[in-house]
RNA sequence: GCCGCGUUAGCUUAAUGGUAAAGCACUGGUCUGAAGAACCAUUGAAGGGUGUUCGAUUCACCCACGCGGCA
Numbered sequence: 001g002c003c004g005c006g007u008u009a010g011c012u013u014a015a016u017g018g019u020a021a022a023g024c025a026c027u028g029g030u031c032u033g034a035a036g037a038a039c040c041a042u043u044g045a046a047g048g049g050u051g052u053u054c055g056a057u058u059c060a061c062c063c064a065c066g067c068g069g070c071a
Stems, first nucleotide, its partner, number of pairs: 001070007010024004018054001027041004047063005
């Protein structure tokens, strides 16, 4: 330099053109002499931009970052 893949919550992962799901973590509660475990509840998220579309996390393009391959 070229090609491909990826970027979603504090972390790890889903799904998908029509409300973004879960586990762990955080917080509150139940329980306990206290704590842990367990159970219940709660909070919180689409890398940046432009376009297509009635509607974009999803499709297209550009940029940024990461990983892999080739030279």
Molecule: transfer RNA
Organism: Candidatus Zambryskibacteria bacterium RIFCSPLOWO2_02_FULL_39_14